[in-house]
RNA sequence: CUUUCUAGUAUAACGGUAGUACAUCUGCCCGGAUAGCAGAAGAUAUGGGUUCGAUUCCCAUGAAGG
Numbered sequence: 001c002u003u004u005c006u007a008g009u010a011u012a013a014c015g016g017u018a019g020u021a022c023a024u025c026u027g028c029c030c031g032g033a034u035a036g037c038a039g040a041a042g043a044u045a046u047g048g049g050u051u052c053g054a055u056u057c058c059c060a061u062g063a064a065g066g
Base pairs, nucleotide, nucleotide: 001066002065003064004063005062008022009021010020011019016052024040025039026038027037028036045061046060047059048058049057
């Protein structure tokens, strides 16, 4: 100087209610369970600004990579 930062992990999201998969938890199924089925909880790095409205645009700080 430049790029990136979203559930535990990975990954989406024209400025308009933050989704999905795996994992976790609960229930069902089963002689039993790891499989299967149904459901639940869980996130925008931090602080400001612009805007009717910000994951998205702008600034600063922090962290990581080049």

Description:
A computed fold for a 66-nucleotide RNA from Rotaria magnacalcarata, annotated as transfer RNA. Rfam family: tRNA. Gene Ontology term of the family: triplet codon-amino acid adaptor activity. The prediction has a mean pLDDT of 81. The sequence is in RNAcentral, with records from Rfam.